Source information: Transfer RNA from a Minisyncoccota bacterium, 73 nucleotides, folded computationally. The coordinates come from a structure-prediction model, not an experiment, and the mean pLDDT is 81. The sequence was found in a public genome assembly. The source organism's lineage runs through Bacteria, Bacillati and Minisyncoccota.
RNA sequence: GCCGUUGUAGCUCAGUUGGCAGAGCACGUCAUUGGUAAUGACGAGGUCAGCAGUUCAAUCCUGCUCAACGGCU
Numbered sequence: 001g002c003c004g005u006u007g008u009a010g011c012u013c014a015g016u017u018g019g020c021a022g023a024g025c026a027c028g029u030c031a032u033u034g035g036u037a038a039u040g041a042c043g044a045g046g047u048c049a050g051c052a053g054u055u056c057a058a059u060c061c062u063g064c065u066c067a068a069c070g071g072c073u
Stems, first nucleotide, its partner, number of pairs: 001072007010025004019056001027043005049065005
């Protein structure tokens, strides 16, 4: 220098033929207990890496940029 994969909640990861963004763990409140742990209920938490384009509508499609990883030279 060229090519590919990945980027989504604090962490680990789903997600879709383009149509309300989810799970587990962690966190908060409450219940339960004599108390703790465990368990259960509820809740908070997201610019879907960034910018632009296509579209009525983009996490999803296209281009570029950035970062991590891998391959080739």